c-di-GMP-I-GGC riboswitch aptamer from a Planctomycetota bacterium, 102 nucleotides, folded computationally.
[in-house]
RNA sequence: CCCGACAAGGGCAAACCUAUCGAAAGGUAGGGACGCAAAGCCAUGGACCUCCCCCUUGGUGCUUCUAACGAAACACCAAAACAGGCUGCCAGGCUACCGAAG
Repeated sequence: CCCGACAAGGGCAAACCUAUCGAAAGGUAGGGACGCAAAGCCAUGGACCUCCCCCUUGGUGCUUCUAACGAAACACCAAAACAGGCUGCCAGGCUACCGAAG
């Protein structure tokens, strides 16, 4: 250094509950422990999640304009961009306690 024990002393804290922030995903604090040897730190790449307002595309409805073809406004639904989230999904970067066997 790799490695990680029915070791020692410690550490973190999933689900769920309460409060609070957010449109949401989710965050924070307290309780609580399923787990974790980096479940310590960094959203850098991928995966995944959300997407109110604004922008875009598609669909539906309705109204207005037009001789007509069509055009426009509004509402709803969907997608996705932007944006946001997640490091306890996988990589990458930085740092670190302890010491049996090998």
Of the family's consensus pairs, 90% are formed in the model. Its mean pLDDT, the model's own confidence on a scale to 100, is 86. The organism belongs to Planctomycetota, within Bacteria.